[in-house]
């Protein structure tokens, strides 16, 4: 060069005009208080001066979508119910140590596996139980004999069959057939016996926190495969969810008191009792429609320094950066960027498009989409110095 | 906005790891029957939303998509 691994960041950019949301000022209008002067019919008018609200009033200044704001799949924060403790069901998580509020997350290391490599993918337990394995095949989990291989006995049409005992090398079936080579054995054959290799259990030694590694002996010769079946063993987990919840409260209705009425006690007034359909009045509590609050300053960004291989922690400095509620964050316009297409020899002209998507308490992850772009670090192979 | 639930011929559905290149009824095509029609007999056609993964095996178990339905002021 050419192929390719794996991280990290962007993800339109300036302007001009119009327009949308939330927060601040200021202005004019309207409204209520508190203080002062001043008038009088003495509790009202008016007047200036604060302080608070209100506006189908104006003007102004700031801020304004995302890396995923998305699926809602884990995790917490809040916020309400429940809860003495511990079990049990159900549910999650599963190599090992760290990180972190926490995790189905991310660091770091171990083993297996797959790639020439960079590098990528998997991960408790199957010698505690139970289960499950279609079809093919002799035979499917403890065994097993169709073809064949061997010995013996026997018929007879003389190379073939049948019988009986042995074997499990070879061939075949299967996703899987109960260790592999090679030498001895033997009728044939087999860990039956031996050496080496692969694998298992124990036992001791050495590293490491550990997962695991490495040496050395030792057994019996082989234990098979599923745990995204059921299980076993460690761990973790109350339950709904911002339409959690919390306050203020129109109309309506509910209760309660008082006044006035109506019985009752009385000879009559006051007084006590009771009653109450309807009205006055006033109070009380629940509560809709509607309003406010929750709401956005946080496990928060940036930048510098220490610790740590890192994930992340500490310290110190700096900045506020969406809060709508039928829901703001936009349209157009011109120049620049990019990607296509046409024309043109050329410069370069015209013409189209500008990805995936859009907050709704709030983080931390994952996982899903995404036009096009910018960077680091490696790794293979060819060639040149 | 939260929280759930389901997807199997053209419709409706069985299936619960294999005996399933998915079974049934309705519908559609062809053919017998009938004078003809319907019904009835037989053949057909056609289907596991979609990409992965566990597993010898996957409509079936697990993950992610994608579509639909439901509930809550």
């Nucleotide at each position: 060069g050419c192929a390719g691994u794996u991280g990290g960041c962007c993800g339109g950019g300036c302007g001009g005009c119009c327009g949308c949301g939330g927060c601040c000022c200021c202005g004019c209008u309207c409204a209520a208080g508190a203080c002062a002067g001043c008038g009088c019919u003495c509790g009202c008018g008016u007047u200036g001066u604060c302080u608070c609200g209100a506006g189908c009033c104006g003007g102004g200044g700031u801020c304004g979508a995302g890396g995923a704001a998305g699926g809602u799949c884990c995790g917490g924060g809040c916020u309400c119910c429940a809860c003495a403790g511990g079990g049990c069901a159900g549910g999650g998580u599963g190599c090992u140590g760290g990180g972190u509020a926490a995790c189905c997350c991310c660091c770091a290391g171990g083993c297996c596996g797959g790639g020439u490599g960079a590098c990528c993918g998997g991960c408790g337990g199957a010698a505690a139980g139970u289960g499950c394995a279609a079809c093919a095949g002799a035979a499917a989990g403890c065994a097993g004999a169709c073809c064949g291989c061997u010995g013996g006995g026997g018929a007879c049409u003389c190379g073939u069959c049948c019988c009986c005992a042995g074997c499990a090398a070879g061939g075949g079936u299967g996703a899987a057939a109960c260790g592999g080579u090679g030498c001895g054995g033997u009728a044939a054959g087999a860990g039956c016996g031996c050496a080496c290799c692969a694998g298992c259990g124990c036992c001791g030694g050495a590293g490491g926190c550990g997962a695991c590694u490495c040496c050395g002996g030792c057994g019996g010769c082989u234990a098979g495969g599923u745990a995204a079946a059921c299980c076993c063993c460690a761990c973790c987990c109350g339950g709904a969810g911002c339409a959690a919840g919390a306050c203020c409260a129109a109309c309506a209705g509910g209760g309660g008191a008082c006044a006035c009425g109506g019985a009752g006690c009385g000879g009559c007034c006051c007084g006590c009792u009771u009653c109450a359909a309807c009205c006055g009045c006033c109070c009380c509590g629940g509560g809709u429609a509607g309003g406010u609050c929750g709401c956005u300053a946080g496990a928060g960004g940036c930048c510098g320094g220490c610790g740590g291989c890192a994930a992340c922690g500490c310290c110190g400095g700096u900045c506020c950066c969406a809060g709508a509620u039928g829901g703001a964050u936009g349209g157009u316009c011109g120049c620049c960027u990019c990607u296509u297409g046409c024309c043109g020899c050329a410069a370069g002209g015209c013409a189209a498009g500008a990805a995936c998507a859009g907050a709704a308490c709030c983080c931390g992850g994952c996982c899903u989409a995404c036009a096009g772009g910018c960077u680091g670090a490696c790794u293979g192979c060819a060639u040149c110095u | 906005g939260c929280c759930c639930c389901c997807a199997u011929c053209g419709a409706c559905u069985a299936g619960c790891g294999g005996u399933c290149c998915a079974g049934g009824u309705c519908a559609c095509g062809g053919c017998c029957c009938u004078u003809u029609c319907a019904a009835g007999g037989c053949c057909g056609c056609a289907g596991c939303a979609c990409g992965g993964g566990u597993u010898c095996g996957a409509a079936u178990c697990c993950c992610g998509u994608u579509g639909g339905g439901g509930g809550c002021a």